RNA sequence: UGAAUAUUCGGGCCGAAUCCCUGCCCAGUCUCACGACCGCGCAGGGAGCGGGGGACCCACCACUUUGGGGUGAAUGCGGCACCUGAUCAUCGAUCAACCGCACGGCGCACUCCUUCGCGCCGAACCCGUCAGCUAACCCCGUAGGCGACCGAGGGAGCAGCG
Numbered sequence: 001u002g003a004a005u006a007u008u009c010g011g012g013c014c015g016a017a018u019c020c021c022u023g024c025c026c027a028g029u030c031u032c033a034c035g036a037c038c039g040c041g042c043a044g045g046g047a048g049c050g051g052g053g054g055a056c057c058c059a060c061c062a063c064u065u066u067g068g069g070g071u072g073a074a075u076g077c078g079g080c081a082c083c084u085g086a087u088c089a090u091c092g093a094u095c096a097a098c099c100g101c102a103c104g105g106c107g108c109a110c111u112c113c114u115u116c117g118c119g120c121c122g123a124a125c126c127c128g129u130c131a132g133c134u135a136a137c138c139c140c141g142u143a144g145g146c147g148a149c150c151g152a153g154g155g156a157g158c159a160g161c162g
Base pairs, nucleotide, nucleotide: 012146013145014144018047019046020045021044022043023042024041026039028037029036030035048142049141050140051139052138053137058132067130068127069126070125071124075102076101077100078099079098084096085095086094087093088092103122104121105120106119107118108117110157111156112155113154114153115152116151
């Protein structure tokens, strides 16, 4: 000087996943004591945010094993199948991987809108034969996972400094 790993702190990212209150328990601090303060954990409650079910009217005149439906951006089509992996009814097919197009989503550091550029993602899970929309009403969730130098222009706003 550089790289890797681990931890901590600060500032951030995806996502609805944040904030507050009560009780109990344990540890610590203060007190002569009663008690008070405070941190973790557990059990509840509330606000906010997110999701589902659920009338008239409207929509569908079709749907119901080729099941159907929900959260989510996470879908459609093609190529390849000569090469790689898996499966099977086995010499072929399907799926994945890989490539391409269309479409959808995210990031680039004050916030929002927008343009260009760059870099990524397009999963997973759930309901259980059942659900269009839907006021009242009813129900559910409030997790988890990342991350090291981070482009530029226009408009609006906010904050700080002079």